This is a predicted structure of an 89-nucleotide RNA (c-di-GMP-I riboswitch aptamer) from a Rhodospirillales bacterium. Of the family's consensus pairs, 100% are formed in the model. The prediction has a mean pLDDT of 86.
[in-house]
RNA sequence: CCCCGAUAAGGGCAAACCGUCUGGAAGGGCGGGGCGCAAAACCACCGGCCCAAACUUUCAUAUUGAAAGCGGGCAGCGGGGUCGCCGAA
Numbered sequence: 001c002c003c004c005g006a007u008a009a010g011g012g013c014a015a016a017c018c019g020u021c022u023g024g025a026a027g028g029g030c031g032g033g034g035c036g037c038a039a040a041a042c043c044a045c046c047g048g049c050c051c052a053a054a055c056u057u058u059c060a061u062a063u064u065g066a067a068a069g070c071g072g073g074c075a076g077c078g079g080g081g082u083c084g085c086c087g088a089a
Stems, first nucleotide, its partner, number of pairs: 004087002012037002017032006035076001041082003045079003048074004055069005
């Protein structure tokens, strides 16, 4: 240094839920909270999942309908990329 990861040290992050703001929604911001996390730091590139107001196409029983897509989101679903604290076995 790499792999690896402890009932180590010092710290860090923060699920559900609650309040509030935002968005059409999924979701996100802030505060409380603390299930968990050694990358639960960052990036939607691949797969997956979620949303569907507006727009596009198709269908329809013609609607406050359905499907697909553009699009939006999840990095705490997996893979990949980038950067990174500590050091027992």

Lineage of the source: Bacteria > Pseudomonadati > Pseudomonadota > Alphaproteobacteria > Rhodospirillales.